[in-house]
Context: one part of a larger RNA
Molecule: large-subunit ribosomal RNA, domain VI
Organism: Candidatus Omnitrophota bacterium
């Protein structure tokens, strides 16, 4: 821009396209049918497993560049104590929330239907027989069309349904022009379940959208100071303390979400 007859919000149909489609072992039927025996089924039912794939983070773990703690050397804050910097872009070490990931968890291939291939048939002539074929009718595959999952009306054959809004004011006979600003939308701003950008989604004071703050969860593992014990290194008490990034839950307007614009026309 279009979707030939208004403007919107939401829900959809499915032409078409894509994905998936795997296999093994064991058990029962049954040591049955079959077979002299050795051996050993079809059909049917069930259970596990592998590889592959998708989603997710409850569990198990990895990471988690500074969340917590420990610690060596050295320099600094005058000293003690307590801290900070650097040690190849974490000094080293032990852990670790969210997020992310697999080695972790859950799920999937199916069943079923239709038309068929090779194959196997029924009826049956040409051709008194025969013949699955010539007319007609069946059966049959991991394959085909559906069925399962995803995209999808620019499918220009541009689809459908539900709901909402508009008959306002001025000029004009009308066409048309100007104004107001309905449903609704866009921009701006606070953001994330989204994300390269865009888009999408949550909000924008009639507000919990983000930050801050409070409590809890969660991580680390018992801070500093003071006191006690010990000559001292150190230990103990106060103290499951102190501290804490993104994290989860509950709450709280303290801070920031100021505001601007578009949109009534053919039709009925």
């Nucleotide at each position: 821009c279009g979707u030939u007859a208004g403007g919107a919000a939401g829900u959809u149909u499915g032409a078409a396209g894509g994905g998936a489609g795997c296999u093994a072992u064991c058990c029962c039927u049954a040591g049955u049918a079959c077979g002299a025996g050795a051996g050993g089924a079809c059909c049917g039912g069930g259970a596990u497993a592998g590889a592959c794939g998708a989603a997710c983070c409850u569990c198990u773990g990895g990471u988690g560049u500074u969340c917590c703690a420990g610690u060596u050397g050295u320099c600094c804050u005058g000293c003690c104590a307590a801290g900070g910097g650097c040690a190849a872009a974490g000094g080293c070490u032990g852990g670790g929330u969210a997020g992310u990931c697999a080695u972790g968890u859950u799920c999937g291939g199916a069943a079923g239907a239709g038309a068929u291939a090779a194959g196997c048939g029924c009826u049956g002539a040409a051709g008194g027989c025969a013949u699955a074929u010539a007319a007609g009718c069946g059966u049959c595959a991991a394959g085909c069309u559906c069925g399962c999952c995803c995209u999808a009306a620019g499918a220009u054959u541009a689809g459908a349904c539900u709901u909402c809004c508009c008959u306002u004011c001025c000029c004009g006979u009308a066409a048309g022009g100007g104004a107001u600003g309905u449903a609704g939308g866009c921009g701006g701003c606070u953001c994330g379940u989204a994300g390269a950008c865009u888009a999408c989604g949550a909000g924008u004071u009639u507000g919990a959208u983000a930050g801050g703050c409070u409590c809890u969860a969660g991580g680390u593992g018992u801070a500093a100071g003071u006191c006690c014990c010990g000559u001292a290194a150190g230990g103990g008490a106060u103290u499951c303390a102190g501290c804490c990034g993104a994290u989860a839950g509950a709450g709280u307007a303290c801070u920031a979400a100021u505001c601007g614009c578009c949109a009534a026309u053919c039709g009925g």